[in-house]
């Protein structure tokens, strides 16, 4: 002047005054079958957001419907090996690509199965094509020669070298060859086919042979190989105030006219009024719920992804949702000002370090709120630090 891989804080901590959620535990106060069970927020005690809790893009657990077996359709994957619970994830490798490099980025199976797309630009964009150009050996015109034949035009017609258009021009490049020219033909690259060697493999190096045939696009159809049932904690479970169907038991009476009696009415006496049960599951309550593919260390395995073993710790679990305010002392980081220590300078200064052995002046910005839970990825974003690499830098 760059490349890479990481790591730490996300302000901490001690006090005071006010508040917030959850569990525990003590008072109380209410029931009680004396086992407990509610309540209540008074005292203490312990916990109380993130690195991305986010997007809801993938892959699991976990419940709950489907589901005999297979195939259509639909998605989705897409080099190899290897981690994992799985995975589009990650580590490792190989190949392409890009960069001097250190190192980046790549949906990275098939374009000799079929269909089909290539915009402008250009003469042509697939088994093409001649705009400038090159030749004009042949023919053909015209000169000149006594004549074999010369030289001339560029009419016919070769031709793809070289220009030029483009992202892409139907293998490069060099040589022989020609009238110019061209895998026509050779030689080395490129490809295609067979062998060998090396490798777990992707491939990779090397003989040989072919004969330029097979140009690109599959995050266009399509072909092959593998995978893939749906829904989600408002999943699902228990409890149950209330309603209506349903199903029993008992049953002759039940209701309405303001309290009682008479009268009167409507229901209804076995095709059952009425009332208890069940039973169905609304509202509400309880669980699911937080100890886990959990964190932190040592020690062993591996190149790492990860894995194994020993130790230790317990870390929101509530419902549309609490983790808050203020003050004040430390501590840590920036900046600001001092001081010290090197360099460089003649100097005035400057350039890096450093100071709990320095002050306490300003200041700690940003992205951002758990709602069953974990593996990822992807985006958003403030400070500070560290290792290792690279030179077309000193």
């Nucleotide at each position: 002047g760059g490349g890479a891989a990481g790591c730490g804080a996300g302000u901490g901590u001690g006090g005071a005054u006010c508040g917030c959620g959850g569990c525990g535990u003590c008072a109380c106060c209410g029931c009680u079958u004396c086992g407990g069970c509610g309540g209540c927020g008074g005292g203490c005690g312990c916990c109380g957001a993130g690195g991305a809790a986010a997007g809801u893009c993938c892959g699991a657990g976990c419940u709950c419907c489907a589901c005999a077996g297979g195939g259509c359709a639909g998605g989705g994957u897409g080099c190899c090996g290897g981690c994992u619970a799985a995975c589009g994830g990650c580590c490792g490798g190989g190949c392409g690509u890009c960069g001097c490099g250190a190192g980046g980025c790549g949906a990275c199976g098939g374009a000799a199965a079929g269909u089909g797309c290539a915009a402008c630009a250009g003469a042509g964009a697939a088994c093409a094509g001649a705009c400038c150009g090159c030749c004009g050996a042949u023919g053909g015109c015209c000169g000149c020669g006594c004549g074999a034949g010369c030289g001339g035009c560029a009419c016919a017609g070769g031709c793809a070298a070289g220009g030029g258009u483009g992202a892409a021009a139907c293998g490069g490049c060099g040589g022989u060859g020609u009238a110019a020219g061209a895998g026509a033909c050779c030689a080395c690259c490129g490809c295609g086919c067979u062998c060998c060697u090396g490798g777990u493999g992707a491939c990779a190096g090397g003989a040989g042979u072919g004969g330029c045939a097979c140009g690109g696009c599959a995050a266009a159809c399509c072909c092959c190989a593998c995978c893939c049932g749906g829904a989600g904690c408002a999943a699902g479970g228990c409890c149950a105030a209330a309603u209506a169907a349903g199903g029993g038991g008992u049953g002759a009476g039940g209701c309405g006219c303001g309290g009682c009696c008479c009268g009167c009415g409507c229901c209804g006496u076995c095709u059952g009024a009425a009332u208890c049960c069940c039973g169905g599951g609304u509202a509400g309550g309880c669980u699911g719920c937080u100890a886990g593919a959990g964190g932190c260390c040592g020690c062993g395995g591996g190149c790492a992804a990860c894995c194994g073993c020993g130790g230790u710790c317990c870390c929101a679990g509530a419902g549309a949702a609490a983790u808050g305010a203020u003050c004040c002392g430390c501590a840590u980081c920036c900046g600001g000002c001092g001081c010290c220590u090197c360099g460089c300078g003649c100097g005035a200064g400057u350039g890096a370090g450093g100071c709990a052995u320095g002050u306490a002046c300003g200041g700690a910005g940003a992205c951002a709120g758990a709602a069953c839970u974990c593996g990822g990825c992807u985006u958003a974003u403030u400070c500070g630090c560290u290792u290792c690499c690279c030179g077309a830098a000193c």
The RNA shown here (Bacterial RNase P class A) has 394 nucleotides and comes from a Candidatus Palauibacteraceae bacterium. Its Rfam family is "Bacterial RNase P class A". It is annotated as a ribozyme. Its mean pLDDT, the model's own confidence on a scale to 100, is 77. Taxonomically the source falls in Candidatus Palauibacteraceae (Bacteria, Pseudomonadati, Gemmatimonadia, Candidatus Palauibacterales). RNAcentral holds the sequence, with entries from ENA.